[in-house]
Context: one part of a larger RNA
């Protein structure tokens, strides 16, 4: 000096990206517990108090013929120590906010998380030798199942909703039309030949799906404007005018896991806040099942305060134990 313990004055988070490590907290029993809540919880919420041992009354339970024994307890006084759950073992709490409702699953071996699932929801496909899926097939899952069933795809408890476009693109349906493939046709033309013939081309017309074409459909892929002007301070515009657009973004939210300018302003919090929490609304680039805003529980998740703790630090310091080192 290293690694692993143990203590530590006086502060008690100043340390640090962050209290990461460490402390505290820990058991019974009594008391007493708030916001909010899906009435179940939140809750061992939080907080507070007792706990060993003697002596003495005294209640229950079980066992006994009884003497007594076990075992759970109350009540009063009283002794000891620094310390009575005396070691060991053995929740620190408490507020706020994000995102996922939950218990669950994952990157064996650098990510457990907000991803993944998931009960609920839709939407579509399937009538049964089902559809979907291996497999050349034969057969085989699907299922010894039959739309309350079974595949595929979105969403992701619950709650209050889920706004507008069908122009593209997908997909469904359409006895017309218009194009359109072999093939069916066979006007006509070559070539050969004296002829019959043989032989190459071949026009009209009739020919499917698909395409175009009309329709519908967005919990289907997806998409959801600009310019200008206007009130009797001034700002602003309920209003009005013009251009495009399939259709111009509803309700909710909103400097957010999303905000470039941003440390945006304003308010709480700190003596002092790029982070936090409420606001505002100018949304560079929120938005309604690639779901929107809320949500009690829950979470080794993430964010900031707080109490209580404590060598994390102010700043080291001391002790064992075990390397390293020096000698031997």
């Nucleotide at each position: 000096c290293u690694g692993u313990g143990c203590u530590g004055a006086a502060g008690g988070a100043a340390c640090u990206c962050g209290g990461c490590a460490a402390a505290u907290u820990g058991c019974a029993c009594g008391c007493g517990u708030a916001a909010c809540u899906u009435c179940g919880g939140a809750a061992g919420a939080a907080g507070c108090g007792u706990g060993a041992c003697c002596u003495c009354a005294u209640u229950g339970a079980g066992g006994g013929c009884a003497a007594c024994c076990u075992u759970a307890g109350u009540g009063a006084g009283g002794u000891g120590g620094c310390a009575c759950a005396g070691a060991c073992c053995a929740g620190g709490g408490g507020g706020u906010a994000g995102c996922g409702a939950c218990u669950g699953u994952u990157u064996a071996u650098c990510a457990a998380a907000a991803a993944c699932a998931c009960a609920g929801g839709g939407c579509u496909c399937u009538g049964c030798g089902a559809a979907g899926c291996c497999g050349c097939a034969a057969g085989g899952c699907g299922a010894c199942g039959u739309a309350u069933a079974g595949g595929g795809u979105c969403u992701g408890a619950c709650g209050c909703c889920u706004g507008c476009c069908c122009g593209g693109u997908g997909c469904u349906g359409g006895a017309a039309g218009g194009u359109u493939a072999a093939g069916a046709g066979g006007a006509g033309a070559g070539g050969u030949g004296c002829a019959a013939g043989c032989u190459u081309u071949g026009a009209a017309u009739c020919g499917a799906a698909g395409c175009c074409c009309c329709a519908g459909u967005a919990a289907a892929c997806g998409g959801c404007g600009g310019c200008c002007g206007u009130a009797a301070c001034u700002a602003u515009a309920a209003c009005g005018g013009u251009c495009c657009u399939a259709a111009g973004g509803u309700a909710g939210c909103g400097a957010a896991a999303u905000u470039c300018c941003u440390u945006g302003u304003c308010g709480g919090g700190u003596a002092a806040g790029u982070u936090c929490c409420g606001a505002c609304c100018u949304g560079c680039a929120c938005g309604a099942a690639u779901g929107g805003c809320g949500u009690a529980a829950c979470g080794a998740c993430u964010u900031c305060c707080c109490c209580g703790c404590u060598g994390u630090c102010u700043c080291c310091a001391g002790c064992a134990c075990a390397g390293a080192c020096u000698c031997a």
About this RNA
Predicted 3D model of a 328-nucleotide part of an RNA (large-subunit ribosomal RNA, domain IV) from Jiella flava. It matches the Rfam family "Bacterial large subunit ribosomal RNA". The RNAcentral record of the full RNA draws on ENA and Rfam.